[in-house]
Molecule: FMN riboswitch aptamer (RFN element)
Organism: chicken gut metagenome
RNA sequence: UUUCAGGGCGGAGUGAAAGUCUCCACCGGCGGUAAGAGUCCGCGAACCGUCCCCUAGCAGGGGCGGCCGAACCGGUGAAAUUCCGGUACCGACGGUUACAGUCCGGAGGGAAGAAA
Numbered sequence: 001u002u003u004c005a006g007g008g009c010g011g012a013g014u015g016a017a018a019g020u021c022u023c024c025a026c027c028g029g030c031g032g033u034a035a036g037a038g039u040c041c042g043c044g045a046a047c048c049g050u051c052c053c054c055u056a057g058c059a060g061g062g063g064c065g066g067c068c069g070a071a072c073c074g075g076u077g078a079a080a081u082u083c084c085g086g087u088a089c090c091g092a093c094g095g096u097u098a099c100a101g102u103c104c105g106g107a108g109g110g111a112a113g114a115a116a
Stems, first nucleotide, its partner, number of pairs: 001116004010024004025102002027091002029043004038089002047066007071087005093105003
């Protein structure tokens, strides 16, 4: 410098209305770690505050700071909260005839990082 860099609502019920509620189901970014991780250690995104740039103002961009979810038991082994078995748990903001990890939107964006 170039390229790449997030998956998932299927069935049933209630209802005027639900991919948002209830039951069953489904999904899991990046680096690290004696051995492979959504739940360990760290990072990114998002969100909040503040300052600066820009603007008539808003929008937009940048610096700094804050915030940042969730796992246990048993087994194997030299070694595993990572594998195998079992049972659990978690999931930004705005929108919506009705409450969203799974729909729509910011985003044809940004980025941890990976490769050449």